[in-house]
Molecule: Bacterial RNase P class A
Organism: Chloroflexota bacterium
């Protein structure tokens, strides 16, 4: 200079109209309350590195809980980190790169089952060919040759692997360990009206029939109290008032202060751990805001061109296009996957060259 490893980081700015949630003041309004709502205004403040898959693991709520087993789910070398983890770190081993360095579901096939493509006799049942030894029967020129039967310590051949207590458990399984179940529509508070519990207060006059165990019971007439504030008329003939607790309708909170965020010191080889110091608190929606245009930079492609340079080329001027993945919904901690164009670090590697 070139090609690469690995860690980190950013992910467009400033203005300027309009518009939306959210909070607070003001103002008005609606609801028995509880709370709430504005077509009003004034201020502040408003989306990610992944806010995404919803794959792990916790807060945190609510049921549930004697103690051991089975089902059922996970994990898997050895150490450590952490609230926890399937994460992260540091390391053996294995495999994969030329290297820097990446990847790994990495416990047991001397419990049982079951799988080994294609070749190949044969894939865990073994014995096809060739030599080799032993029998048999046949031929003979007496060396021996042929058929058939057994035997296997040789040899070739196939195949990733050939009989060797073979391989495979991201194949049943076994072995050690860990797992309660549902989830913010968890759950929790306030708190009408009707009708229904409880406790207290008042109040159910008289008269007549039938029946009775002499307490009463049933059925007629019928007056007060109540039945819409208040009057008449008509009917009903015990019930009305107050306290108080559930629950529904309504409505709030759960819901934004946290395993927090930035500096800096110290351990630690690192994940991460600790002390100190500061923090302007940093969206809270519920058909669900966080937008939309215009200006000016800026990045990126890509065309004309002006200038310097012999030349590769540099280094301004205008135009034209583009600026990604992607949208919160109880919170962390991770992992996975997407993602224009950058930008920082490395006392990380390789290749040329040149001192």
């Nucleotide at each position: 200079c070139g090609a690469g490893g690995c860690g980190g980081u950013c992910g467009g700015a400033u203005g300027g109209c309009c518009g939306c949630g959210c909070g607070u003041c003001g103002c008005g309004g609606g609801g028995c309350a509880a709370c709430c709502c504005g077509u009003c205004g004034g201020c502040g403040u408003g989306a990610g590195g992944a806010a995404a898959g919803u794959c792990c693991g916790a807060g945190c709520u609510c049921c549930a809980c004697a103690g051991c087993g089975c089902a059922g789910g996970g994990u898997a070398g050895c150490g450590g980190g952490u609230a926890a983890c399937u994460c992260c770190c540091g390391u053996c081993c294995g495999c994969c790169g030329a290297g820097a360095g990446g990847c790994g579901a990495g416990g047991a096939c001397c419990a049982g089952c079951g799988c080994c493509a294609c070749a190949g006799u044969g894939a865990c049942g073994a014995u096809g060919c060739c030599g080799a030894c032993c029998g048999a029967g046949c031929c003979u020129u007496c060396g021996g040759g042929c058929u058939c039967g057994g035997u296997u310590u040789g040899g070739a051949g196939u195949g990733a692997a050939a009989c060797g207590c073979g391989g495979c458990a991201a194949g049943c399984u076994c072995u050690a360990c860990c797992c309660g179940g549902a989830g913010c529509a968890a759950g929790g508070c306030c708190a009408a009206a009707u009708a229904g519990g409880a406790g207290g207060g008042c109040g159910c006059a008289g008269c007549c029939c039938g029946g009775u165990u002499c307490g009463c019971c049933g059925g007629g007439c019928g007056a007060c109290a109540g039945g819409c504030g208040c009057g008449c008329u008509g009917c009903c003939c015990a019930g009305c008032c107050c306290u108080c607790g559930g629950g529904u309708c309504g409505g709030c909170c759960g819901c934004a202060u946290g395993a927090g965020c930035c500096g800096u010191c110290g351990g630690g080889u690192g994940a991460c751990c600790g002390g100190c110091g500061g923090c302007c608190c940093c969206a809270g929606a519920u058909g669900g805001a966080u937008g939309g245009c215009c200006a000016u930079c800026g990045c990126c492609g890509u065309g004309c061109u002006a200038c310097c340079g012999c030349g590769a080329g540099g280094c301004g001027g205008c135009g034209c296009g583009g600026c990604a993945c992607a949208g919160a919904a109880c919170u962390c901690g991770g992992c996975u996957u997407a993602c224009a164009g950058g930008c920082c670090g490395c006392g990380c590697u390789c290749g040329c060259u040149g001192a």